[in-house]
RNA sequence: AUGAUGGUCUUCAGGAGAGACUCUCUUUUAGGGGGCGCCGAAGGGGCAAGGCUUGAAGCCGAAACUCUCAGGCAGGCACACUGAGACCGGACC
Numbered sequence: 001a002u003g004a005u006g007g008u009c010u011u012c013a014g015g016a017g018a019g020a021c022u023c024u025c026u027u028u029u030a031g032g033g034g035g036c037g038c039c040g041a042a043g044g045g046g047c048a049a050g051g052c053u054u055g056a057a058g059c060c061g062a063a064a065c066u067c068u069c070a071g072g073c074a075g076g077c078a079c080a081c082u083g084a085g086a087c088c089g090g091a092c093c
Stems, first nucleotide, its partner, number of pairs: 006088004011084004019036001021035006037073003043069001044067003050060003
């Protein structure tokens, strides 16, 4: 400084999916545990192009894709992500 990329937030707005299943226990408008069925948007795992390497193997490698470990399946809360605000920071010129 017409302050970039980026980062943080007890702030504001938006923000999906899937059984108010069943058995059982307790301090019973609620919560814990078991069973079966599901969801994909906390977190976590997998890989394509491409790259490295090797005799062969192997290694690195993104996502809203995929797995469903974790989490979740009335509403609410929370959450990926998006926008705004505040703050941090200080690239080009």
Predicted 3D model of a 93-nucleotide RNA (Glycine riboswitch aptamer) from a Bacillota bacterium.
Rfam family: Glycine riboswitch aptamer. From the family's description: This family represents the bacterial glycine riboswitch. Its family is annotated with glycine biosynthetic process in the Gene Ontology.
NCBI's taxonomy places the organism under Bacteria, Bacillati, Bacillota.
Its mean pLDDT, the model's own confidence on a scale to 100, is 76.